[in-house]
Molecule: c-di-GMP-I riboswitch aptamer
Organism: Candidatus Izimoplasma sp. HR1
RNA sequence: AUAUUCAAAGGGCAAAUAUAUGGAAACAUAUAGACGCAAAGUCACAGAGCUACAGGAGAAAUCCCAUGCUGGCUGGACCGCAAUA
Numbered sequence: 001a002u003a004u005u006c007a008a009a010g011g012g013c014a015a016a017u018a019u020a021u022g023g024a025a026a027c028a029u030a031u032a033g034a035c036g037c038a039a040a041g042u043c044a045c046a047g048a049g050c051u052a053c054a055g056g057a058g059a060a061a062u063c064c065c066a067u068g069c070u071g072g073c074u075g076g077a078c079c080g081c082a083a084u085a
Stems, first nucleotide, its partner, number of pairs: 002085004012037002017032006035072001041078003045075003048070003055064003
């Protein structure tokens, strides 16, 4: 430096849910809590998905739409512990 993760050691993160706050919402943050995760570390570039305030269409119900969101959806980029080869 590269590859691998059967096992081990030290550990790490934290789903659902609850409370509070922010937000039109999706969702995010904090605390509690652990479903799980060898990148469940970081990044919205590409795809995919979620929401639809505002905007457009419609008689209305409603439909379209991301500038919003999801990295614990996939790819990609970057960084990284241990052991083995």